This is a predicted structure of a 77-nucleotide RNA (transfer RNA) from a Chloroflexota bacterium.
Its Rfam family is "tRNA". Rfam's curators write: Transfer RNA (tRNA) molecules are approximately 80 nucleotides in length.
The RNAcentral record of the sequence draws on ENA.
Model confidence (mean pLDDT): 81 of 100.
[in-house]
């Protein structure tokens, strides 16, 4: 300096399939049960989808900038 990949929930990942309500496990609160707790059952809350912009009626999804991360390739020394 140039090419792919990737960034969504406290953590692991879905959802991009033709752009139309943003979701699961786990972890976290409450209950149920237990002489206690642990497991097991029900529920409950958790989210400027990395960031600015554009496109559209409507963007996690298409485009482009910029950051952060991984991989290749090349430069100089």
């Nucleotide at each position: 300096a140039g090419g792919c990949c990737u960034g969504u929930a406290g953590c692991u990942c879905a959802a991009u399939u033709a752009g139309g309500c943003a979701g699961a496990g786990c972890a976290g609160c409450g209950g149920u049960c237990u002489c206690c707790a642990a497991a097991a059952c029900c529920g409950c809350a958790g989210g400027u989808u990395g960031u600015c912009g554009g496109u559209u009626c409507g963007a996690u999804u298409c485009c482009g900038g910029c950051c952060g991360g991984g991989c290749c390739u090349g430069c100089c020394a």